Model confidence (mean pLDDT): 81 of 100. Predicted 3D model of a 76-nucleotide RNA (transfer RNA) from a Candidatus Microgenomatia bacterium. NCBI's taxonomy places the organism under Bacteria, Bacteria candidate phyla, Candidatus Microgenomatota, Candidatus Microgenomatia (nom. nud.). Rfam family: tRNA. Rfam describes the family as follows. Transfer RNA (tRNA) molecules are approximately 80 nucleotides in length. Gene Ontology term of the family: triplet codon-amino acid adaptor activity. The RNAcentral record of the sequence draws on ENA.
């Protein structure tokens, strides 16, 4: 330098262009228990990596950039 993959909650990850962005674990409160764990119920937490574009409508499609990973090439 070229190509590809990934980027969504604290962590691991889902999410057909159209309902209000979700699950598990974690966290908080309550219940349960002598108490803890386990279990049950409820709750908090997100500008979906950034900027622009397409569209009536974008987490999803397109372009550029950023970060991480992989492969290939170059080495005067």
């Nucleotide at each position: 330098g070229g190509a590809g993959c990934u980027g969504u909650a604290g962590c691991u990850c889902a999410g057909c262009g159209g309902u209000u962005a979700g699950a598990g674990c974690a966290c908080u409160a309550u219940c349960c228990u002598u108490a803890u764990a386990a279990g049950a119920u409820a709750g908090g937490g997100g500008u979906c990596g950034a900027u622009g574009g397409u569209u009536c409508g974008a987490g999803u499609c397109c372009a550029u950039c950023c970060a991480g990973c992989u492969c290939c090439a170059c080495c005067a």